[in-house]
Context: one part of a larger RNA
């Protein structure tokens, strides 16, 4: 110098991103306890006092419950009974130490707001979260050899269940709510017309030659051209031919989506008010520098002696907004942000002690 402890004047967060650490706080008992609530809670809110020993209360309160006695549906029954045995507390008096839950072990609290309703669950080994998951709540499938999930199948789960059942999906208690577009895009439903596979069909053409025919020639033959029926064989058009799509409708707790610009009111200022363009609609309540705001430490309050955090307003929402939920909300929380009280070596700024380590020596 490290680390692990104790202990410290005087101050008490000045420390630091931050009060991380570390003081504090503490068990029982009585007193008393907001403010908001979902009337359960919050509550151990907070804040206060008490605590040892002796004697007194008092062998008393209370506890247990022999014998003996009496009842009967008899038994390890009921019942009177009160020996024996355990044996407080309050209350009073006293007495003591610096200190009486004398040591150990045992909550610091309060206010305000974000975000999840809540107990729960996770990234075994850097993250416990506002992340997941819940009950509610809502669409959607599925009538049972269900739907869907595994498997080539048998078959198995779903379920030895039956729509108050099961499966998928979003949403997330509770309390007020959930507007407006169905044009795209999925879905659902329809079925007149347009498009269409496979298969039927087979007009029509294409190869191949017996046969004829022209011609050369080494004319009882060979070889080369053209025409060419049957069969074989390859292509192949018209017509008919299902969903689908095209099309006509529904549907948004289905994927999604919710404008511009120009002028107006007797101070200004702003615009209820009109015009014009566009679109499927043109963003309602509610909220609102927000976990969202870029300008930006917006401004204005409050809290400080001073506050890019923080809290209440405003509303100019770069880019909230209503189940990819809006707003609120009592409990709850090793969650995050600001404040405050108490306490402290976090500090100012340092000092001591005790151990273990690093060093020197052996």
């Nucleotide at each position: 110098c490290u680390c692990u402890g104790g202990c410290u004047a005087a101050g008490g967060a000045a420390c630091u991103c931050g009060g991380c650490a570390a003081a504090u706080u503490a068990g029982c008992c009585c007193c008393g306890u907001a403010a908001c609530u979902u009337c359960g809670g919050g509550a151990g809110a907070a804040g206060g006092g008490g605590u040892g020993c002796u004697c007194u209360a008092a062998g008393u309160a209370g506890g247990u419950g022999a014998a003996a006695c009496c009842u009967c549906a008899c038994g390890c029954a009921g019942g009177u009974g009160g020996a024996g045995c355990c044996g407080a507390a309050a209350g009073g008096a006293g007495u003591u130490g610096c200190a009486g839950u004398g040591a150990a072990g045992a909550g610091g609290c309060c206010c305000a707001g974000g975000c999840g309703a809540c107990u729960g669950u996770u990234u075994a080994g850097c993250a416990a979260a506002a992340a997941c998951a819940c009950a509610g709540c809502a669409c959607u499938c599925u009538g049972c050899g269900a739907a869907c999930u595994c498997g080539u199948a048998a078959g198995a789960g779903g379920a030895c269940g039956u729509a108050u059942a099961g499966g998928g999906u979003g949403u997330g208690a509770c309390g007020c709510c959930u507007g407006c577009c169905c044009g795209g895009u999925g879905c659902c439903g329809g079925a007149a017309g347009g498009u269409u596979a496979c298969g039927u069909g087979g007009a029509g053409g294409g190869g191949u030659u017996a046969u004829c025919u022209c011609g050369a020639c080494u004319u009882u033959g060979u070889c080369g051209g053209g025409a060419g029926a049957a069969g074989c064989u390859c292509c192949g058009a018209a017509a008919c031919u299902a969903a689908g799509c095209c099309c006509c409708g529904g549907u948004a707790a289905a994927c999604g989506g919710c404008g511009g610009c120009c002028g107006u009111a007797a101070c200004u200022a702003u615009a209820a008010c009109g015009g014009u363009c566009c679109u499927a609609a043109g963003g309602u309540a509610g909220c609102g520098a927000a976990a969202u705001u870029c300008c930006u430490u917006g401004u204005c309050g409050g809290g400080u002696a001073a506050g890019u955090u923080c809290c209440g307003a405003c509303c100019u929402g770069c880019a909230c907004g209503a189940a990819u939920g809006g707003c609120g909300u009592a409990a709850c929380g090793a969650u995050c942000u600001g404040g405050g009280c108490a306490c402290u070596g976090u500090c100012u700024c340092g000092g001591c002690c005790a151990g273990a380590g690093a060093c020197u020596c052996a």
Overview:
Predicted 3D model of a 362-nucleotide part of an RNA (large-subunit ribosomal RNA, domain IV) from Thermotomaculum hydrothermale. The coordinates come from a structure-prediction model, not an experiment, and the mean pLDDT is 89. Lineage of the source: Bacteria > Acidobacteriota > Holophagae > Thermotomaculales > Thermotomaculum.